c-di-GMP-I-GGC riboswitch aptamer from a Nitrospiria bacterium, 78 nucleotides, folded computationally. The source organism's lineage runs through Bacteria, Pseudomonadati, Nitrospirota and Nitrospiria.
Formats: sequence, structure tokens, C1' cells
RNA sequence: CUCCGAACGGGUAAACCCACCGUAAGGUGGGGACACAAAGUCACGGAUCCUGACAACAGGACCGCCGGACUGCCGGAG
Repeated sequence: CUCCGAACGGGUAAACCCACCGUAAGGUGGGGACACAAAGUCACGGAUCCUGACAACAGGACCGCCGGACUGCCGGAG
């Protein structure tokens, strides 16, 4: 460096419940555990969702939807 794995050590935490924030999508904290081997980071492209009457357009949400970029723990093989 590449590939394989999830037994060990360690990590994240869906649904749901509570509190708070937000018009909303949704977010933060606590409980919880369906899953995850990048479920770490970045809204860069697409998808999806929300708001503005919302078609155009504009602003926003989401990376645990698919790509892309950057970085990386443990064990094994080459």
C1' cells in the first nucleotide's frame, strides 16, 4: 500500500419515549437498540423532504439514500 474480517479491545446508534430549539423538513440532550466496518468529516453532484400560495425561482433539511473528496481504530493475509 492492497485485500479480507467483525472473534477480542474500543466506537456509532434506527424506530420509539421524554425535555428543549425550529413555521416546517429537522436538530440538540437523556433513555433505548434496528442496524453499521467508515453509520468518521464535507451538502460537492444527484435523489428525497420542508417553507415561501410554489409551477418557475429562492431559501433551508438530510451524508443511517446513491455517487464524489479527505481522514482513520482493531485482527488477519499478501
The sequence was found by an Rfam model in a public genome assembly.